Molecule: SAM riboswitch aptamer (S box leader)
Organism: Thalassobacillus sp. CUG 92003
């Protein structure tokens, strides 16, 4: 990097430390966070995906490997169904579902 598979509405610092200007994956649009200190790093915390230990099914434990720690994966983009508006051309808006894309774990190449 590619493929398969599972999950993605819970939870985690309101006053920890360092740093110092951008950040919420990418493009577009929207909406937000941010010098009352973002992003990042450390510490702290959350969480049972894999391993491990205990356990009678079941479950428990943050011990090891990851992961996560504003906003649903912040929302939309593509398709379908339904509802409403407009009106005779095929538009717009809303709701729901699915897809695509993405993130993380486990496995394979």
């Nucleotide at each position: 990097c590619u493929c398969u598979u599972a999950u993605c509405a819970u939870g985690a610092g309101u006053a920890g430390g360092c740093u110092g200007a951008g950040g919420g994956a990418u493009u577009u649009g929207g909406c937000c966070c941010u010098u009352u200190g973002a992003c990042g790093c450390c510490c702290g915390g959350c969480a049972a995906c894999c391993g491990g230990u205990c356990u009678u099914u079941u479950g428990a434990c943050a011990c090891g490997g990851u992961g996560c720690u504003a906003c649903u994966u912040c929302c939309a983009a593509c398709a379908a169904a339904c509802a409403g508006a407009g009106g005779u051309g095929u538009u717009c808006u809303g709701u729901u579902u699915g897809a695509a894309a993405g993130a993380u774990g486990a496995g394979a190449g």